[in-house]
RNA sequence: GGAGUUCGCCGGACAGUCGCUGCCGCGUUUUGCGCGGGGGAGGAAAGUCCGGGCUCUAUAGGGCAGGGUGCCAGAUAACGUCUGGGCGGCGCGAGCCGACGGAAAGUGCAACAGAAAGUAAACCGCCUAAGUACCUUCGGGUACCGGUAAGGGUGAAACGGUGCGGUAAGAGCGCACCGCGUGGGUGGCAACACUCCACGGCGAUGGUAAACCCCACUCGGAGCAAGACCAAAUAGGGACCCUUAAGGUGCGGCCCGCACCGGGUCCGGGUAGGUCGCUGGAGGUGUAUGGUGACGUACAUCCUAGAUGAAUGACUGUCUACGACAGAACCCGGCUUACAGGCGAACUCCUCAC
Numbered sequence: 001g002g003a004g005u006u007c008g009c010c011g012g013a014c015a016g017u018c019g020c021u022g023c024c025g026c027g028u029u030u031u032g033c034g035c036g037g038g039g040g041a042g043g044a045a046a047g048u049c050c051g052g053g054c055u056c057u058a059u060a061g062g063g064c065a066g067g068g069u070g071c072c073a074g075a076u077a078a079c080g081u082c083u084g085g086g087c088g089g090c091g092c093g094a095g096c097c098g099a100c101g102g103a104a105a106g107u108g109c110a111a112c113a114g115a116a117a118g119u120a121a122a123c124c125g126c127c128u129a130a131g132u133a134c135c136u137u138c139g140g141g142u143a144c145c146g147g148u149a150a151g152g153g154u155g156a157a158a159c160g161g162u163g164c165g166g167u168a169a170g171a172g173c174g175c176a177c178c179g180c181g182u183g184g185g186u187g188g189c190a191a192c193a194c195u196c197c198a199c200g201g202c203g204a205u206g207g208u209a210a211a212c213c214c215c216a217c218u219c220g221g222a223g224c225a226a227g228a229c230c231a232a233a234u235a236g237g238g239a240c241c242c243u244u245a246a247g248g249u250g251c252g253g254c255c256c257g258c259a260c261c262g263g264g265u266c267c268g269g270g271u272a273g274g275u276c277g278c279u280g281g282a283g284g285u286g287u288a289u290g291g292u293g294a295c296g297u298a299c300a301u302c303c304u305a306g307a308u309g310a311a312u313g314a315c316u317g318u319c320u321a322c323g324a325c326a327g328a329a330c331c332c333g334g335c336u337u338a339c340a341g342g343c344g345a346a347c348u349c350c351u352c353a354c
Stems, first nucleotide, its partner, number of pairs: 001350010012319007020040002023037005042325001046336002049334005054223004061256004066219005071085005086100001087098004101214002106212002108208002123152002125148003131144005160178006179202001180200005185194003227276004237267006247261004283302008320323001
């Protein structure tokens, strides 16, 4: 100097004029309205993908089916999130990704090529010892039967690998080393690791479970248009069906249990108004402290939108990155997606000079 990886922050500012809106205070003609004070969209408010707080479902539960997660240990209110570690894969590396329990519980699936794709099998080969037949120059040859999977071929993958011995030729057939299995040892909370020890010739330890399945843990449902209260109005309307404790109803499905005594369909009428829920929280910030870290603890300090046909807009001037993605509707913790431009920190690789 260049190229990268990871993390954090900002994402328009200042001044003036007019305008909108919640809360608080004062005044008023207390219905209106006026004045003053101090506030008024996000890092993702998006997606509605997870988890909860909160509300209702009965004042009881259990089981089955079904759903979710899936290495280990932690954090958290909880999670499918996050932190640290292990193993596997990608990258020169900093780093990134993982749908990461089980294939000897069982069932299923695997195109083409190839002899054969899971209790194997023999296309080209190798041998022809042993056995039978024929020939013979008596060395042997041919055929049948038989043996073989070491060599070659096909394929992503073909009954562990290399070497030596042995054999008719071969083969863990035997041996050495490696690999694998079983038992033990060491380190680690554990997942796991080990250039550790002993035994064993060794299950074709083949693949696939985001195939069915098995195993471990876990899970009621519905949702602020939840729900509670107040006021007003109407028709405490009408018709039909089921049913009486052996029946019916009771907020995912089924069963048992439990509680209650009615349940359902259609037609017609009234009201769609107001208040609460609605913002002080698993809250923010700072300091100290514990921890590798996520995060926890203590002290101090602050209050940061609550609309309801939906509030923050317009103009002027200066600066400037010349303005990206984009607007709360009960709230919070995450994940995912979008983002013009700017700032900062740490780390990795390449090149050059000293």
A computed fold for a 354-nucleotide RNA from Marinobacterium arenosum, annotated as Bacterial RNase P class A. It matches the Rfam family "Bacterial RNase P class A". Rfam's curators write: Ribonuclease P (RNase P) is a ubiquitous endoribonuclease, found in archaea, bacteria and eukarya as well as chloroplasts and mitochondria. The family's RNA type in Rfam is ribozyme. It was read from a public genome assembly, where an Rfam model found it.